[in-house]
Order: sequence, then C1' cells, then structure tokens
RNA sequence: GGGGUCGGUCGGAGGUCGCCGGGGGCUCAGGGCCCUCGGAGGAAAGUCCGAGCUCCACAGGGCAGGGUGCCGGGUAACACCCGGAGGGGGAAACCCCUGGAAAGUGCCACAGAAAAUAGACCGCCCUGUACCCAUUUUCCAGGGUACGGGGUAAGGGUGAAAAGGUGGGGUAAGAGCCCACCGCCUCUCCUGGUAACAGGAGAGGGCAUGGCAAACCCCACCCGGAGAAAGGCCAUGUAGGGGAGCGUUUGAGGGUGGCCCGCCCGAUGCUCCCGGGUAGGCCGCUUGAGCGGUUGGGUAACCAACCGCCUAGAGGAAUGACCUCCACCCGCUUAAAGCGGGUACAGAACUCGGCUUAUGACCGGCCCCCAUC
Repeated sequence: GGGGUCGGUCGGAGGUCGCCGGGGGCUCAGGGCCCUCGGAGGAAAGUCCGAGCUCCACAGGGCAGGGUGCCGGGUAACACCCGGAGGGGGAAACCCCUGGAAAGUGCCACAGAAAAUAGACCGCCCUGUACCCAUUUUCCAGGGUACGGGGUAAGGGUGAAAAGGUGGGGUAAGAGCCCACCGCCUCUCCUGGUAACAGGAGAGGGCAUGGCAAACCCCACCCGGAGAAAGGCCAUGUAGGGGAGCGUUUGAGGGUGGCCCGCCCGAUGCUCCCGGGUAGGCCGCUUGAGCGGUUGGGUAACCAACCGCCUAGAGGAAUGACCUCCACCCGCUUAAAGCGGGUACAGAACUCGGCUUAUGACCGGCCCCCAUC
C1' cells in the first nucleotide's frame, strides 16, 4: 500500500422557547401553575421465520395444505447461530453451495445437424450412375466433378452442457469394439471418527447414471386455529318493541377460521326484516428467555455462579425548533485566517430471539499478500 474478517459509535458542550409520561406540591372544585425525574434505533422498517402471552373445546384421528432438509452441538424455539464434512471459487487470508435425478412425469432458452430411445452440418471411409482427365499391346489399376445409397462420434464447428480420459491394438474409416493405466458404478470387509465422511483391501461390471426438485413428485421429520381490534373488569339505554321462518332429543344453530369423523355447548333457542336506543373508562402495558461487570466451563455458539442496574409506555400518537462554540467533509482562497454549504438511512405502538432490506461516515481487534528497513 492492497485485501479479508469480526466488533463498536452515531456528533459533543452551553443557552432560550416548547411537547409527552411518572412522582410531589400549590390553588381550589374546574382547570391552571410550580418543582423534579425520564423520553427512539441499529435497523424502531419488511411483517419473512421462531416463540412468550391470551382466547377458542380437551387441541384427538384422517385427507388436503404448509414448512424444514449433509453431520454434530447451542437455544424456550427457529428457516437462526457455532463447529465440522463434502463440492466449488480465490495466489492467500477467506468466501459460496448442501436430502433424492439408476420410482415416474415434465422442462432444457439462444446457438446448433443433434439436448437424452442421442445425433451425420463440415470432415473421414465404402459404394452406384453419368461425365471428364490420365494410362495401356494386354493384364493389374489411378484421379476429379455432379447426383445418389450407406458406414463412422477419431477431427472441426455450436453451446452452460455433446453421452468417461490417455496410449496402444484393431478397422474401409472409426468406435470400450478389444487391451493397459487412470477415473467411475455395485457389493463385501477392515481402520479412524459420536456422525456426516475419510483412507484402505477384495470381488464383480466396459460404463449403465447429462442438468433442473426455489418444476410436479418421492423419502424423513415438524405444524390445531386466531391474534393486543388477543382477552378481562366496570359502566350507559323510554327496554329487551313488532313481524316472518326454523327448531326443542327424529337436534335448529354454534364452537370449527380448508374439509370429513369424533368431541363439546344447545331450548326464556336460532336466523331474517321493521322500528328504537347508547358513553365510555380501566387493566392488559412494560421486571424481561432483561442489561452491565467479574469469575469459571466450553475450540465456539453458549452456559453457570456472584455482584450491580431499572432503561418511553399513550390516545392517530410526545421525543421538537432556534442561537453560539467545537468536531468532520466539500467549495472559494498561494497558504493561514476567514466566508458559504453539508453531516446518512430512518422513527417505537403487547413483548422477546433471529433473518432480510435501507444506510453516510468514523473508530478498533485479528488475519492474508506485496514493497522497504
């Protein structure tokens, strides 16, 4: 100097005027005033996962549907995190991917002759007919052009991908057609590892098995539903008015939010129409899988013990505005001084753990590469 990875901070100080919530006090019966304390984020966002909490009926069986997907660990749980395995990328630090494509169906753009029952465009080889050339005493026998018939996956070309690779034999030319080695597949066994897997030995097989499962699907495991407008308590009414229909154990209707079964409630009942009436308040609501520190265990994620701390809770919704100085960046300026401008993305609404997305800078730890001393 360049790069990788992990983590942190979001401007600082002072002043003036305000806003929301808690506590206290004064005035005094309805508001006002005063003091004091607290008042956004790393993503508060998307609402994509996983939970807590609450209610429904006890959360059962089946179908449908959804989710997850190498192995081990962490966690309340997870689609998260940590460690490992295999494959791929990179010079390295390091990064990315992950069940099954030899059960079936389907798809494989463009290019290309052909994209999965392989395939013949050029090339290579054999051959038929016609013509031309060459040659000849005869025999043997050659070359080319055009139009056909066939063989061939060695070579060229297309493509992300063309149906094992190299060499030899073989052949008209070729080809696992045959052989050697390498690779691959199946089975058995041994060694190491908790496992994924790795290494090795033997037997068999000329190679079967292209890619896509974030296409259907198959396999294994998991998932009851709704969400804070959950839900609970208190409270208002000329008051529980008129009509129609259904039903009362042969069960209307509801719970049940995809369906069926099962289960439960159910008769002063249920549905519809007409008319009439009302007032909202409190809890849930922030003390929680919480935050910080030390020590210990663990490679780590994380866990345990001890000590300390309390950190917005509201209703369509407060967390703001201005001034001065400082910090950083840009422009003018030879420079200094000075002047002007700028400092991201954004914004709580029951609460946590994650992921993803948006985002301008600054700071720090560790590692890799290059150059110099």
Predicted 3D model of a 373-nucleotide RNA (Bacterial RNase P class A) from Thermodesulfatator autotrophicus.
The coordinates come from a structure-prediction model, not an experiment, and the mean pLDDT is 77.
The sequence was found by an Rfam model in a public genome assembly.